RNAcentral holds the sequence, with entries from MGnify. Predicted 3D model of a 341-nucleotide RNA (Bacterial RNase P class A) from uncultured Acutalibacter sp. The coordinates come from a structure-prediction model, not an experiment, and the mean pLDDT is 76.

[in-house]
């Protein structure tokens, strides 16, 4: 000097003023009520991703989702973590790198069907050239033959000896697949003998196998809930109105009850699989276990901002909105710690 793999941070201290919440006080006001608003004091206010909404789950309603067989969707070597996962962690196999170390959509193709363009004679089906053996004898015909050549991503497991008329696992080494046996591992699997068995790809293409999966979302949902619309009972009296008068009737007037939706408030909503600190605790780890200390926005049209000082390396990507737990994307600059060549 180059490179690899993990983690931390995410401008720092101070004033003024303003906004959202908690909690305390202190009287007025506004509202039918539920509450609201003001003023004072304190406290406390955005992320590592608050993002995409791609998985997982709480939680809440809904024509109970118990079997079962169908559609249809998701996953997919193997042991483990976890509340669960399409998540993590560790290891197997494959592939890349001298190496740290990256990458893997990593069941089945010997159950069936498609598909393999162009090139090629032929893409499980096959002799184009050429090689050979035989008959013609000038270029043609039978066979035989995947060793060569030609086309292709892919062409008779590759390769090199033997063997042959050529040749070909036809024999034999090695290697690579598949079977079988043995040993090793928890296990995918590894190693080592055997045995010529040698079977095209391709399942991000139907399918086929195993394992899960009712739906919609906090704008779910639950409570309060004035007045008015409607409805139901009862009473009055001839004073209203259809009608100038009289009678019937009908509306109507009082009283009480019910009242579905809607304005409005309130709850859901932040003590939760939480958060930090230690452990000469347990596991390689992921994570579990012990012990101690914390309470940390919570609006509803939505608060988290403006001014300004001092400082520096001059500040990226970007803001809650029901809440976790992962995975994905965006991120200027700073710091640290272990390998590697």
């Nucleotide at each position: 000097g180059a490179g690899c793999a993990g983690g931390c941070u995410g401008g720092a201290c101070g004033g003024u003023c303003g906004c959202g919440g908690g909690c305390g006080g202190a009287g007025c006001g506004c509202g039918a009520a539920a509450g609201c608003a003001c003023c004072c004091g304190u406290c406390u206010g955005a992320g590592g991703a608050a993002a995409g909404u791609c998985c997982g789950a709480g939680c809440u309603c809904c024509u109970c989702a118990g079997g079962g067989c169908a559609a249809g969707g998701a996953u997919a070597a193997c042991g483990g973590c976890u509340a669960a996962c399409c998540g993590c962690c560790g290891c197997c196999g494959g592939g890349g790198g001298c190496g740290a170390c990256c990458c893997u959509a990593g069941g089945g193709a010997a159950a069936g069907u498609g598909c393999a363009a162009c090139a090629g004679a032929g893409a499980g089906a096959u002799a184009c050239c050429g090689c050979c053996g035989g008959g013609a004898u000038u270029u043609c015909c039978c066979g035989g033959u995947a060793a060569g050549g030609a086309u292709g991503g892919a062409a008779a497991g590759g390769c090199g000896a033997g063997g042959u008329a050529a040749g070909a696992g036809c024999u034999c080494a090695c290697c690579g697949g598949c079977g079988c046996g043995u040993g090793g591992g928890a296990g995918a699997c590894c190693a080592c003998g055997c045995g010529g068995c040698c079977c095209u790809g391709u399942a991000a293409a139907c399918c086929c196998u195993a394992u899960c999966c009712g739906g919609a979302g906090c704008a779910a949902c639950a409570c309060c809930g004035u007045g008015g619309a409607g409805g139901a009972a009862c009473a009055u009296g001839a004073a209203g109105c259809g009608u100038a008068g009289c009678c019937c009737u009908g509306c109507g007037c009082g009283u009480u009850c019910c009242g579905a939706g809607g304005a409005g408030g309130u709850g859901g909503c932040g003590u939760g699989a939480g958060c930090c600190u230690g452990g000469a605790c347990g596991g390689c780890a992921a994570c579990g276990c012990c012990a101690g200390g914390c309470c940390a926005a919570g609006a509803u049209a939505g608060a988290u901002g403006a001014c300004g000082g001092u400082c520096c390396a001059c500040g990226a990507c970007a803001g809650a909105a029901c809440u976790c737990g992962g995975c994905u994307u965006a991120u200027a600059g700073g710091c640290c710690u272990g390998g590697u060549c």
Its Rfam family is "Bacterial RNase P class A". About the family: Ribonuclease P (RNase P) is a ubiquitous endoribonuclease, found in archaea, bacteria and eukarya as well as chloroplasts and mitochondria. Its Rfam clan is "RNaseP clan".